Context: one part of a larger RNA
RNA sequence: CUCAGGAGAAGGAACUCGGCAAAAUGAUAUCGUAACUUCGGGAUAAGGUAUACCACACCCCAUAUGGGGUGUGGUCUCAGUAAAGUGACAGCUGCGACUGUUUAUUAAAAACACAGCACUCUGCAAACACGUAAGUGGAAGUAUAGGGUGUGACGCCUGCCCGGUGCUGAAAGAUUAAAUAUUUAUUGUUUGUAGCAUUGAAUAGAAGUCUCAGUAAACGGCGGCCGUAACUAUAACGGUCCUAAGGUAGCGAAAUUCCUUGUCGGGUAAGUUCCGACCCGCACGAAUGGCGUAACGAUGGCUGUACUGUCUCCUCCUGGGACUCA
Numbered sequence: 001c002u003c004a005g006g007a008g009a010a011g012g013a014a015c016u017c018g019g020c021a022a023a024a025u026g027a028u029a030u031c032g033u034a035a036c037u038u039c040g041g042g043a044u045a046a047g048g049u050a051u052a053c054c055a056c057a058c059c060c061c062a063u064a065u066g067g068g069g070u071g072u073g074g075u076c077u078c079a080g081u082a083a084a085g086u087g088a089c090a091g092c093u094g095c096g097a098c099u100g101u102u103u104a105u106u107a108a109a110a111a112c113a114c115a116g117c118a119c120u121c122u123g124c125a126a127a128c129a130c131g132u133a134a135g136u137g138g139a140a141g142u143a144u145a146g147g148g149u150g151u152g153a154c155g156c157c158u159g160c161c162c163g164g165u166g167c168u169g170a171a172a173g174a175u176u177a178a179a180u181a182u183u184u185a186u187u188g189u190u191u192g193u194a195g196c197a198u199u200g201a202a203u204a205g206a207a208g209u210c211u212c213a214g215u216a217a218a219c220g221g222c223g224g225c226c227g228u229a230a231c232u233a234u235a236a237c238g239g240u241c242c243u244a245a246g247g248u249a250g251c252g253a254a255a256u257u258c259c260u261u262g263u264c265g266g267g268u269a270a271g272u273u274c275c276g277a278c279c280c281g282c283a284c285g286a287a288u289g290g291c292g293u294a295a296c297g298a299u300g301g302c303u304g305u306a307c308u309g310u311c312u313c314c315u316c317c318u319g320g321g322a323c324u325c326a
Stems, first nucleotide, its partner, number of pairs: 001321008010312002014310001019307001027051005036041001038153001052075010076080001088305007095297002100112002116151007128137003154292004159222003164219002166215005173210003180204006187197003223241005250284001251281001262278005
């Protein structure tokens, strides 16, 4: 020096990206226990007190030379859950409801899943999937079933747009392949019609496309400019252009805010983070779900109490290694 342990005056997070690591809490009995809440929880909330041993008295279990309890008196220690083992706690907030799953070997999460919700397909030889096929799964099931897609407990809700793309339906018209059918022309065969064959033309000929309609918990989309109120400012109001329709409720400097450390308030002596507001949303927004939410989380951010060698500022001790010598 390095690794693993132990102790530390005064201070106590001043360390640091960050209390990382360490310290602290810890058992049993008993008292006591808030906001909030889906009334189940939260909760071992939080916060206190007692605890060893000896003697005596009484009580309980009921068959055990056993166990438990109450009371009184006493003994010893720095210390009686005397060792080991054995929750730190509280407050605000983001995300995800939850238990669960995941990148075997840098990511455990806010990602995936989930119960619930919705749309859509499927009438059974089902839809769908595998297979060239036979066949098999679906299912020894039958729409309270099965497949696909999206969302993701629960609560309150889920606005407007069908112009584009998709899907579904409609069939009046337009367009449209081949086979085929009808008519007609042509060439061959035949002495010659017919017939048969060849090469054309016209007409009739499906779905599809065009067309028309429906459909957004289908893919998706959800505006400019100008003026106006008796201070100023702002604009409930008006005008105009465009659109399929111009963003409703709720939320909002947000896991989204560039300008930006926005502005105000709180917390600190001092706060680019945090919390509460404001709204000028560069570029939130309603199942690509919106906003809340008790409980839960080896989850992200912030704060406090306790605690400490994280630090001020390092010191000492024990053991292993390295190192030097043999």

A computed fold for a 326-nucleotide part of an RNA from Candidatus Vidania fulgoroideorum, annotated as large-subunit ribosomal RNA, domain IV. The prediction has a mean pLDDT of 86. RNAcentral holds the full RNA, with entries from ENA.